The RNA shown here (c-di-AMP riboswitch aptamer (ydaO/yuaA leader)) has 153 nucleotides and comes from Candidatus Amarobacillus elongatus. Rfam family: c-di-AMP riboswitch aptamer (ydaO/yuaA leader). From the family's description: This family represents a conserved RNA structure found upstream of the ydaO and yuaA genes in Bacillus subtilis and related genes in other bacteria. Lineage of the source: Bacteria > Chloroflexota > Tepidiformia > Tepidiformales > Candidatus Amarobacillus.
[in-house]
RNA sequence: GCAAUCGCGACGCCUAGUCCGCGCAGGCGGAACGGGGGAACCAGUAUUUCGGGGCGAAUCCGCCCUGGUCCCUUCAGCGUUGAAGGGAUGAAGGCGGAGCGGCUAUCUCCGGCCGCAGCCCGACAGCUAACCUCGGCGGCGUAGGAAGGACCU
Numbered sequence: 001g002c003a004a005u006c007g008c009g010a011c012g013c014c015u016a017g018u019c020c021g022c023g024c025a026g027g028c029g030g031a032a033c034g035g036g037g038g039a040a041c042c043a044g045u046a047u048u049u050c051g052g053g054g055c056g057a058a059u060c061c062g063c064c065c066u067g068g069u070c071c072c073u074u075c076a077g078c079g080u081u082g083a084a085g086g087g088a089u090g091a092a093g094g095c096g097g098a099g100c101g102g103c104u105a106u107c108u109c110c111g112g113c114c115g116c117a118g119c120c121c122g123a124c125a126g127c128u129a130a131c132c133u134c135g136g137c138g139g140c141g142u143a144g145g146a147a148g149g150a151c152c153u
Stems, first nucleotide, its partner, number of pairs: 011141004018031005033135005042126001049123001051124001052121004059098006068089009099116006106149003109145002
């Protein structure tokens, strides 16, 4: 000097996930915002294990490789089964494409970077006015260029 780690504060990012009041606190109440169920009309001919459905950007297609599972043949075996070969299906993974989502510190454009997860309902739900009901967490740390516009001082 730099980095990691810990504490406090400020600012920023994903997300609906922030704010207000009361309370010493645990917590309670409310609002912004967000989700689900639920007529007519419309839509639908599906569902009935190949189940179906919801939140979310988190899906689709092709190829490669391939755990496991199933089938066939041969051999071994007291029983349960085991070994080798072949075939089918193919989780995860890799590559590519399409589509969707986020960041890059006012906005737009260009360029660059990143994500396509996870969770839930429990046999059941299209849309859906009235109505009913639930959430209102958590996780993190970008700073490149140019042009134009807006606003403030």